[in-house]
């Protein structure tokens, strides 16, 4: 990059720098943004996913030391299949696409 597999309604900001766009991509629509977003860096914090460690053995529980990772908004909502309903907007489940661990190549 790919390919498998596992989770994806929970959780966690503050400063300082930059300056206009940002929310993954397309399309709607929604938001968030000069009261400084989006990113960058420091600090701080969340989190058991893989390692260690601890305690108990069906195999689990704890622990943020270690290696990702995250820190609006449900992955922001929808697109596509089915089902179910409305006067219309819908509701639910799975794909599909994407996010991160872990294994491979």
């Nucleotide at each position: 990059u790919u390919c498998u597999u596992a989770u994806c309604u929970a959780g966690a900001g503050a400063a300082a720098c930059c300056g206009a766009g940002g929310g993954a991509u397309c399309a709607g629509g929604c938001c968030c943004u000069a009261u400084g977003a989006c990113g960058u860096u420091u600090c701080g914090g969340c989190a058991a996913c893989a390692g260690g460690u601890u305690c108990a053995u069906u195999u689990g529980a704890a622990u943020a030391c270690u290696g990702u990772g995250c820190c609006a908004a449900c992955u922001c909502c929808u697109g596509c299949a089915a089902g179910c309903g409305u006067a219309a907007u819908g509701c639910u489940u799975g794909a599909a696409a994407g996010a991160u661990g872990a294994g491979a190549a």
Predicted 3D model of a 105-nucleotide RNA (SAM riboswitch aptamer (S box leader)) from Psychrobacillus faecigallinarum. Rfam family: SAM riboswitch aptamer (S box leader). Its family is annotated with regulation of gene expression in the Gene Ontology. Of the family's consensus pairs, 95% are formed in the model. The coordinates come from a structure-prediction model, not an experiment, and the mean pLDDT is 87. The source organism's lineage runs through Bacteria, Bacillota, Bacilli, Bacillaceae and Psychrobacillus. The sequence was found by an Rfam model in a public genome assembly.